Predicted 3D model of a 352-nucleotide RNA (Bacterial RNase P class A) from Binatia bacterium (SeqCode).
The sequence is in RNAcentral, with records from ENA.
The model forms 94% of the base pairs in the Rfam consensus.
It is recorded under the gene name rnpB.
Its Rfam family is "Bacterial RNase P class A". The family's RNA type in Rfam is ribozyme.
[in-house]
RNA sequence: GGAGAGUGUCAGGGAAUCGCUCGCCCCCGAGCGGGGCGGGAGGAAAGUCCGGACUCCAUAGGGCAGGGUGGCCGUUAACGGCGGCCUCGAGCGAUCGAGGGAAAGUGCCACAGAAAGGAAACGGCCCGCGGCGCGAGUCGCGGGAGUCGGUGAAACGGUGUCGCUGGACACCCGCGACGGCGGUGACGCCGUCGCGCGGCAAACCCCACCUGGAGCAAGACCAACUGAGGGAGCGCGGCCCGCGCUGAACCUCGGGUAGAUCGCUAGAGGCGGCGGGCAACCGCCGUCCCAGACGAAUGAUUCCCACCGGCUCCGGCCGGGACAGAAUCCGGCUUAUCGACACUCUCCGGAC
Repeated sequence: GGAGAGUGUCAGGGAAUCGCUCGCCCCCGAGCGGGGCGGGAGGAAAGUCCGGACUCCAUAGGGCAGGGUGGCCGUUAACGGCGGCCUCGAGCGAUCGAGGGAAAGUGCCACAGAAAGGAAACGGCCCGCGGCGCGAGUCGCGGGAGUCGGUGAAACGGUGUCGCUGGACACCCGCGACGGCGGUGACGCCGUCGCGCGGCAAACCCCACCUGGAGCAAGACCAACUGAGGGAGCGCGGCCCGCGCUGAACCUCGGGUAGAUCGCUAGAGGCGGCGGGCAACCGCCGUCCCAGACGAAUGAUUCCCACCGGCUCCGGCCGGGACAGAAUCCGGCUUAUCGACACUCUCCGGAC
């Protein structure tokens, strides 16, 4: 210098003018008034894919069904997240990807191919019989074999030697059983014996573990109108009881519609330091308060500076800045994104 791998950070800065929203304070002529001060989007606020907090409903205990997860050990409020490790695969490497069971059963395996699983015989090969031919051989029929060719993503583990119909032996690989050693564990190493068994579980299924439902329009509280009762008025010739009618004062009660308030943002919180741990993460101390709407705010214009691109008579001029946007909150994952930067590591080339 070039090509990469991993982990993170930022998401232009300043000023002026006119506006918007929330909170507090002040003023007045008191109204949807005016003024001052302070706060006012994101790394993903997104998708709503996981997990939790919180709320209401349901709920003896246990099981089935359904759904989810799937190497091991940690981490955490929890997780399908994250960290470290194990095995297999990819890469020269930094590093990346995958992860229960196919030797319980069922099912599936396109095209090609004889045959896709306790399979099969197209060609070649071996054995027997028969025909033809002087012969080498060739044709037909029956049987055998899994050693060769051909097909395929995949054809009964691979290589070598001997025999050549089936086979024998040796080594390697894989699987299983038993034993020993190391590791918390996944697993690794060693020895003996046996076996050679295709793939797919995001096909059904089996095993282990987890799992009640709905969601802040959750839900709580106050409460017009309407309703019930009392009381009141009128009638049943006067009075009491009773009954009926009216019901617009007043009192009590009910459920909770309109409306209003709470839930609502101080939190598994941010930043800094110290300590523990390989790390994820955890503990202690200090410090900060950072949107909370429902009319749903967070905007617009101008100037200067920085960055990038183009042009240049070197004075400048022109153009560009993404993805997106809170609505109960938090931890993750995934997806979108003009660009800029930091740290660690790998490979290649060059110079000293």